[in-house]
Context: one part of a larger RNA
RNA sequence: CUGGGCGUAAAGGGCGUGUAGGCGGAUCAGAUAGUUAGGGGUGAAAUCCCGGGGCUCAACCUCGGAACUGCCUCUAAAACUUCUGAUCUAGAGAUUGUGAGAGGUAAGUGGAAUUUCCCAGUGUAGAGGUGAAAUUCGUAGAUAUUAGGAAGAACACCAGUGGCGAAGGCGGCUCACUGGCUCGGUACUGACGCUGAGGUGCGAAAGCGUGGGGGGCAAACAGGAUUAGAUACCCUGGUAGUCCACGCCGUAAACGAUGAAUGCUAGACGUUGGGAAACUUGUUUUUCAGUGUCGCAGCUAACGCAUUAAGCAUUCCGCCUGGGGAGUACGGCCGCAAGGUUAAAACUC
Numbered sequence: 001c002u003g004g005g006c007g008u009a010a011a012g013g014g015c016g017u018g019u020a021g022g023c024g025g026a027u028c029a030g031a032u033a034g035u036u037a038g039g040g041g042u043g044a045a046a047u048c049c050c051g052g053g054g055c056u057c058a059a060c061c062u063c064g065g066a067a068c069u070g071c072c073u074c075u076a077a078a079a080c081u082u083c084u085g086a087u088c089u090a091g092a093g094a095u096u097g098u099g100a101g102a103g104g105u106a107a108g109u110g111g112a113a114u115u116u117c118c119c120a121g122u123g124u125a126g127a128g129g130u131g132a133a134a135u136u137c138g139u140a141g142a143u144a145u146u147a148g149g150a151a152g153a154a155c156a157c158c159a160g161u162g163g164c165g166a167a168g169g170c171g172g173c174u175c176a177c178u179g180g181c182u183c184g185g186u187a188c189u190g191a192c193g194c195u196g197a198g199g200u201g202c203g204a205a206a207g208c209g210u211g212g213g214g215g216g217c218a219a220a221c222a223g224g225a226u227u228a229g230a231u232a233c234c235c236u237g238g239u240a241g242u243c244c245a246c247g248c249c250g251u252a253a254a255c256g257a258u259g260a261a262u263g264c265u266a267g268a269c270g271u272u273g274g275g276a277a278a279c280u281u282g283u284u285u286u287u288c289a290g291u292g293u294c295g296c297a298g299c300u301a302a303c304g305c306a307u308u309a310a311g312c313a314u315u316c317c318g319c320c321u322g323g324g325g326a327g328u329a330c331g332g333c334c335g336c337a338a339g340g341u342u343a344a345a346a347c348u349c
Stems, first nucleotide, its partner, number of pairs: 004320003007303002012317001014202004021195003025088007033081002035077008049065006091192001092189002094186004099181001103178003107174003110155001115151004120146003126137002163170002207248006216242002221237004259316006267294013298305002322349003331342004
């Protein structure tokens, strides 16, 4: 390489977009590059193979044949692929009407609570906290309670194997701008499609830079306990951070541990958003698009999957090849740094 694989054994890129490339619907006509058939040329000799011969045999030597599966060229065929021209509508798009939605960005705004803090009133000796305590707070009036005010962050109920988004993710309310999707109709375009190496964009949390903000929570840190010890678990505090703006970082058990697309292959029961029909007008039947549970065939090492496939097939991309060394070293690229990405070998079992 061939081959075999990728839910859990090694293995699906975190997710889009899209370049090159690969692959690509139906019908007709033509061309003949691939393809197929036949002919010609060439394919040195030796070697290999087959049949003979010579050394007493063999190795070895030698004669003849076949072969050299290739390349070039000529003629022919036209089913398939390809190319050219024409046509089509089942893919894709367009147009029109409707619908649902925590999809995104930005601005404004609301209430409960934590609280915490501030001010004032009532009030007096405790309060906190724990398994038990102590650190801690409190006669400079705490805890409790009442009224007022400030600030920041998050949005109870609704709430749902509910919805939306490519993924990360998205949840108070209102307005503005804006992306996508479903369903129904159509007399439009006419294969315009699928995938996608590189490239490019997005990408939780933590972290970084500059400037704000800082209520609660809380790495680090301090103290109190526990303990043989306790650099922990428990408690009292508490700084970065968490929040906002702009810029970086580019990683996660980024998971459905399951790449994308298309077609086909029993059903049953829920649920979300539309459509159609029927009549008893609030039900039934049915049909699309999603989202779940169970289950047949089939698949699977088993577990399980099962029209949302891990079934049956096709196309394209990514990835795997014993464990450790190691996702490390070196080098390159990226980054302010932290580090990321690409990625070995010796050695060892």

Predicted 3D model of a 349-nucleotide part of an RNA (small-subunit ribosomal RNA, central domain) from an uncultured prokaryote. It matches the Rfam family "Bacterial small subunit ribosomal RNA". Gene Ontology terms of the family: structural constituent of ribosome and ribosome.